[in-house]
RNA sequence: ACAUUUAUGGUGUAAUGGAUAGCACAAGAGUCUUCUAAACUCUAAGUUCAGGUUCAAAUCCUGAUAGAUGUACCA
Numbered sequence: 001a002c003a004u005u006u007a008u009g010g011u012g013u014a015a016u017g018g019a020u021a022g023c024a025c026a027a028g029a030g031u032c033u034u035c036u037a038a039a040c041u042c043u044a045a046g047u048u049c050a051g052g053u054u055c056a057a058a059u060c061c062u063g064a065u066a067g068a069u070g071u072a073c074c075a
Base pairs, nucleotide, nucleotide: 001071002070003069004068005067006066007065010025011024012023013022018055027043028042029041030040031039048064049063050062051061052060
């Protein structure tokens, strides 16, 4: 440089173009407990950015940014 691919709460990971984006762990609060742990309940926190298509986009298209892999170059 080129090609492919990925980007979702703090972390990991789901969601066939269709209701308010779910689950686990972590965090906070509460119940329980003499206290802690465990268990149970609750809470906050997310679709990389900018456009486009569509009645409707995390999902499809284009560009950008960042990462991964492969190929080439390394004169």
Molecule: transfer RNA
Organism: Bacteroidia bacterium